[in-house]
RNA sequence: GAUAGAGGUUGCGGUAUUUAAGAGUAAUCUGCAGGAUGUUAGGAACAGAGGAUUGCAGAGGAAAGGAAAUAUCGCCGAAAGGCUUGUUAGUCCUGAUAACAGGUUCUUGGGUAUGCAGAGAAUAUCUGUAUAACUGUCAUCUAGAAAGCUGUAAUUGCAGUUAAUUAGAUGUUGAGCUAUC
Numbered sequence: 001g002a003u004a005g006a007g008g009u010u011g012c013g014g015u016a017u018u019u020a021a022g023a024g025u026a027a028u029c030u031g032c033a034g035g036a037u038g039u040u041a042g043g044a045a046c047a048g049a050g051g052a053u054u055g056c057a058g059a060g061g062a063a064a065g066g067a068a069a070u071a072u073c074g075c076c077g078a079a080a081g082g083c084u085u086g087u088u089a090g091u092c093c094u095g096a097u098a099a100c101a102g103g104u105u106c107u108u109g110g111g112u113a114u115g116c117a118g119a120g121a122a123u124a125u126c127u128g129u130a131u132a133a134c135u136g137u138c139a140u141c142u143a144g145a146a147a148g149c150u151g152u153a154a155u156u157g158c159a160g161u162u163a164a165u166u167a168g169a170u171g172u173u174g175a176g177c178u179a180u181c
Stems, first nucleotide, its partner, number of pairs: 001181005008076001011075009028059006037047003040095005079108003082104008109135002112132008136173001138171007148161005
């Protein structure tokens, strides 16, 4: 350097179907109240006293992202996040935010629980961070130990050596680890 593997049945991610929730919510329309703003921030533009934002009542009635289950596909930096470049989104520009695509030797071994923060309709879930135990890898130490080998004995015992592997402790962590070439 190449190839093949391991961690977990709660390892990681994608796709499809079904289901719940989203929600009797939003759009839209009507009536009443009300009286100058509204469209994510600023500016422009547009709408608005022929009545804006808003509140109450009625009619009306969705969807997306996210989630669970099943099936299937690809894998073990699987992947996630940070930073950065570009495109798209809502009327236009700039910013913020979100999604997608690319770059990055910046961080993270893995999942779980809890607290805080952000996203979200949400007590679901996701992301970040901190703590806790659990778990995987490697190294060191301690104790035991199947099979093998050597010596001795003569009955299937004893001693030594090596050691699959088990338990405990400490430290480390994927750019790692194991096996083969």